Source information: Predicted 3D model of a 72-nucleotide RNA (transfer RNA) from Setophaga kirtlandii. The sequence is in RNAcentral, with records from Rfam.
RNA sequence: AGGCUAUUAGCUCAAAGGUAGAGCGUGCUUUUGAUAAUAGCAUGGUUCCUGGUUCAAGUCCAGGAUGGCCUA
Numbered sequence: 001a002g003g004c005u006a007u008u009a010g011c012u013c014a015a016a017g018g019u020a021g022a023g024c025g026u027g028c029u030u031u032u033g034a035u036a037a038u039a040g041c042a043u044g045g046u047u048c049c050u051g052g053u054u055c056a057a058g059u060c061c062a063g064g065a066u067g068g069c070c071u072a
Base pairs, nucleotide, nucleotide: 001071002070003069004068005067006066007065010024011023012022013021018055025043026042027041028040029039048064049063050062051061052060
């Protein structure tokens, strides 16, 4: 210098262009003599950034940022 890839909740990850979800975690309750486990409820997001397309964008397009890989 060129190419590929990832970025979404505190963590690990989903999500045919049409209400952003799951598991774990955290808090409260239940239960116990007590703890753990179980069960119930709650808690959660500017989907990396800036624009564009569209009635509608996490998703499509352009540019940028950061990490990883490959080639030179």

Its mean pLDDT, the model's own confidence on a scale to 100, is 83.